[in-house]
RNA sequence: GUAUGAGUAGGAAUGGCGCGUCAAGUACCGGCGGAUGGGAGGUUGCCGCCGGGCGAAGGAGCCGCACGGCUCCGCGAUGCCAUUAUCGCAUCCGCUAAC
Numbered sequence: 001g002u003a004u005g006a007g008u009a010g011g012a013a014u015g016g017c018g019c020g021u022c023a024a025g026u027a028c029c030g031g032c033g034g035a036u037g038g039g040a041g042g043u044u045g046c047c048g049c050c051g052g053g054c055g056a057a058g059g060a061g062c063c064g065c066a067c068g069g070c071u072c073c074g075c076g077a078u079g080c081c082a083u084u085a086u087c088g089c090a091u092c093c094g095c096u097a098a099c
Stems, first nucleotide, its partner, number of pairs: 001099002005095001010087001012084007019076003028052007038093003058073006
């Protein structure tokens, strides 16, 4: 010098344990802030806070005088954890197989 590959945040599938079903959460829009391969740098991705609009699926059984509670089957763009893998950062440098 040519040139191969790996690694972040995160996403997906499966499993487990929860939460809600008296509507929180998720998703959507706006604002502010933050984190994000070893380094630089960065957002169409991720996280937090604030505001806004929209919006839902309950049923059965049991206990109890009642308020209420429990179990099962569902439902929610539901939370967390684990596992799996030829999912996974443009650009520059670095690392790396080979020449």